Background:
Predicted 3D model of a 77-nucleotide RNA (transfer RNA) from a Bacteroidota bacterium.

RNA sequence: AGGGAUGUAGCUUAGUGGUUUAAAGCGCUGCUCUUACAAAGCAGAGACCGUGUGUUCGAAUCACACCAUCCCUACCA
Numbered sequence: 001a002g003g004g005a006u007g008u009a010g011c012u013u014a015g016u017g018g019u020u021u022a023a024a025g026c027g028c029u030g031c032u033c034u035u036a037c038a039a040a041g042c043a044g045a046g047a048c049c050g051u052g053u054g055u056u057c058g059a060a061u062c063a064c065a066c067c068a069u070c071c072c073u074a075c076c077a
Stems, first nucleotide, its partner, number of pairs: 001073007010026004018057001028044005050066005
């Protein structure tokens, strides 16, 4: 330098155009239970979906540019 993949809650993932408040597990907070902790049960907080611009009646989902991480190729040493 060229190409490819990935980016959604603290972590791991689902959702791949269709109506609304974006879903789940773990974790976190509170309560119940316990002498206490754990486990279990109940309730709750937490993501405007990497950034921006477009397409569309409608975008996490499609297009383009950029950013970050990883992989491959090439170049330099």
It was read from a public genome assembly. Rfam family: tRNA. From the family's description: Transfer RNA (tRNA) molecules are approximately 80 nucleotides in length. The family's RNA type in Rfam is transfer RNA.